Predicted 3D model of a 72-nucleotide RNA (transfer RNA) from Toensbergia leucococca. The organism belongs to Toensbergia, within Eukaryota. Model confidence (mean pLDDT): 85 of 100. It matches the Rfam family "tRNA". Rfam classes the family as a transfer RNA.
Formats: sequence, C1' cells, structure tokens
RNA sequence: GCUCACGUAGCUUAGCGGUAGAGCGUGAGAUUGCAGAUCUCAAGGUCACCUGUUCGAACCAGGUCGUGAGCU
Repeated sequence: GCUCACGUAGCUUAGCGGUAGAGCGUGAGAUUGCAGAUCUCAAGGUCACCUGUUCGAACCAGGUCGUGAGCU
C1' cells in the first nucleotide's frame, strides 16, 4: 500500500428497515441476628463519527476514525 471482518449499557453480547433487549455487574427493597445466596424493582445507550437513500436507518450506500486478520 491492497483486501476482508468488526465497532450497540461499566463488561460479554442479541437485534439484518417500523417502540434498542438479555446475562453479569451497580443501586434500592424483601428475606437474614449480620452477611452471602435467592426473589422483586430501578438506574444506566446521542447504536464509533459525518454525509446520503428512504415516509421511516443500529440495520442500506459513500467517506472518516479505531481494532483485528490476510496479502504484498
């Protein structure tokens, strides 16, 4: 330098055009003599960034950045 894959909550990730979910973690409550375990509830996302397509974009197209892999 070229090609490909990936980027979503603190972490691991689902979602492939029509209201962004889960597990773990965190906070509160229940329970317990205290804690752990268990149960319930809650908070936490400009879906890496910009532009475009579309009635509508996390999802499609182009570009940028980052990470990884392959080729040279």